Notes:
Two RNAs folded together computationally: RNase P RNA and transfer RNA, 409 nucleotides in total. Rfam match: Bacterial RNase P class A.
C1' cells in the first nucleotide's frame, strides 16, 4: 500500500422567537405570570425471561398439555450472556453450530430396484445333474439419496466372504495421565445391524392461570335455599381449601390511585480470561389519557438514516444514511 | 396496550398424518354449435404455495426469523 476480520462510539451543531406536557411556585380554589425538566439505540416486533397485580398468602401431588437439551460459570430469571469442549467452514484473523438417546419400543424411507433392514440371489461367479433347474456365494455389476455399511494387502476357498492375519480407520468398554467438567492423549479388551427423534417416543431438567383494558372498587332490597348437597372459584386430573343462588332498585360512564426511586444511571477502585460481581462517591433524568416533546428564522458543516414512550425492567430479533475510534489477520513493496 | 388468527391460480377454497405432474368451482383464452349472442360441449393457459434461512434423500406440509392482512378484549 492492497484485501479482509472483529469490537465499540455517535445519530448535525449553535443562537433567537412562538407553542405543547409535567413538577414547583403562585391562589380560598383556579387562571395568568415565573421557574425547572421533557424519547431511542433500537422507544419497533411482542419472540423469550422476570418484577408487580388479581384469582386463596397459589398450597400438595401427577406431569396430561407445553418448553428446554455439550460442559462450567453468570443472573432476580431466561430458550439470554461469557469462557471452554466437540463438529463444520476459512491460508489466517475469525465465523457458524436445534450439540442428550436410533443397541427401550413403534412408525416412515416415494420412484427405481431382486431386496429399503433380520429377511432376501436380478445379472455375475462356483458346484451338481435329467440342461433346465437345484444348491452355494453379499467379493464384482446394475437401481437408488441410502444396499448389509471396516479400507488396503495377503492368506484361504469349488467360488466367495472379517472367514483368518498384518497395517490403517470406526464407535464402545476398562485402565492410566491431564482437566472442576464437557473432553483430550496413551494402552488394552471384546466388537461390527442403515437413515430419520425440526416423526411418535425415551431420559434429565423447568413449569398454576390471567395480564396495568391487571387491579384499588360498589351499595341496598326481595324471593328461594340453609346442605355431609349441587354448582362455582380464570385451560387437564386428584387432594386440600374457599364461596349461597336468582331477580329488582340506586350509584358510576371513565375522574383519582396504580405511574415511575429503579434487579436505576454516572464515576473511581477492586475481584474475575470474560459474562458479571463488590465497595466508595455523586445524580434524579418524560409520565400523557385523544394522548406533549413541535414550528419559524439566522449562521456553519461532511447537508443529516432507521424511526418515536403509554406499568416497569433483563435479553433476543429486525430496521438504520453517514462519520469516528480500538484490536487483529493475509499478501506485496521498501529500509 | 394486551391476547390471538390467517396468507396456495384473477376471486373463493381444498391439500398441511413429508413422496414431486399442487388440485376444485367461478372467471379468462381458443375451437365447435348459432344468422348473431347466451347457455352447452371440447381443449388450453394461468402458481418462485407471503418472504428468508434450516432439518430431511426429498418441504405447500416440519422448525426458526421476518413481512402483510385480519379478529377479540373496557
Nucleotide at each position: 500500500g492492497c484485501a479482509g476480520u472483529u469490537c465499540g462510539u455517535u445519530a448535525g451543531a449553535c443562537g433567537a422567537c412562538c407553542g405543547c406536557u409535567u413538577g414547583c411556585c403562585g391562589u380560598c380554589a383556579a387562571a395568568a405570570a415565573g421557574u425547572a425538566a421533557g424519547a431511542g439505540g433500537a422507544a419497533a416486533g411482542u419472540c423469550c425471561g422476570g418484577g408487580c397485580a388479581g384469582c386463596a398468602u397459589a398450597g400438595g401431588a401427577u406431569a396430561a398439555c407445553g418448553g428446554c437439551a455439550g460442559u462450567u460459570g453468570u443472573u432476580a430469571a431466561c430458550g439470554g450472556c461469557a469462557a471452554c469442549c466437540g463438529c463444520g467452514g476459512g491460508c489466517a484473523a475469525c465465523c457458524g453450530u436445534a450439540g442428550g438417546g436410533a443397541a427401550a419400543g413403534u412408525g416412515c424411507c416415494a420412484c427405481a430396484g431382486a431386496a429399503a433392514c433380520a429377511a432376501a440371489a436380478c445379472c455375475g461367479c462356483c458346484u451338481c445333474c435329467u440342461c433346465g433347474g437345484a444348491g452355494g456365494u453379499a467379493a464384482g455389476g446394475g437401481u437408488g439419496a441410502a444396499a448389509u455399511g471396516a479400507g488396503u494387502g495377503g492368506g484361504g476357498u469349488a467360488a466367495g466372504a472379517g472367514c483368518c492375519c498384518a497395517c490403517a480407520g470406526c464407535g464402545u468398554c476398562a485402565u492410566a495421565u491431564g482437566g472442576u467438567g464437557a473432553c483430550a492423549u496413551a494402552u488394552g479388551g471384546a466388537g461390527a445391524a442403515g437413515g430419520u427423534a425440526a416423526a411418535c417416543c425415551c431420559u434429565g431438567c423447568c413449569a398454576g392461570c390471567u395480564g396495568c383494558a391487571a387491579g384499588g372498587a360498589g351499595a341496598u332490597c326481595a324471593a328461594c335455599a340453609u346442605a355431609c348437597a349441587a354448582g362455582g372459584g380464570c385451560u387437564a386430573u386428584c387432594c386440600g381449601u374457599c364461596c349461597g343462588u336468582u331477580g329488582g332498585u340506586c350509584g358510576c360512564u371513565a375522574c383519582c390511585c396504580g405511574c415511575u426511586u429503579g434487579a436505576u444511571c454516572c464515576u473511581a477502585c477492586g475481584a474475575g480470561c470474560a459474562a458479571u460481581c463488590g465497595u466508595g462517591g455523586g445524580g434524579c433524568u418524560a409520565g400523557a389519557u385523544a394522548g406533549a416533546u413541535g414550528g419559524u428564522c439566522g449562521u456553519c458543516c461532511u447537508c443529516g438514516a432507521c424511526a418515536a414512550a403509554a406499568c416497569c425492567c433483563g435479553g433476543c430479533u429486525u430496521a438504520c444514511a453517514g462519520a469516528c475510534g480500538g484490536a487483529c489477520u493475509g499478501c506485496u513493496c521498501a529500509a | 396496550g394486551c391476547a390471538c388468527c390467517u396468507g396456495u391460480a384473477g376471486c373463493u377454497c381444498a391439500g398441511c398424518u413429508g413422496g414431486a405432474u399442487a388440485g376444485a368451482g367461478c372467471g379468462c383464452u381458443g375451437c365447435c354449435u348459432u344468422g348473431c349472442g347466451g347457455a352447452g360441449g371440447c381443449a388450453g393457459a394461468g402458481g418462485u404455495c407471503g418472504u428468508a434461512g434450516g432439518u430431511u434423500c426429498g418441504a405447500a406440509u416440519c422448525c426458526u426469523g421476518c413481512c402483510a392482512g385480519g379478529u377479540g378484549u373496557a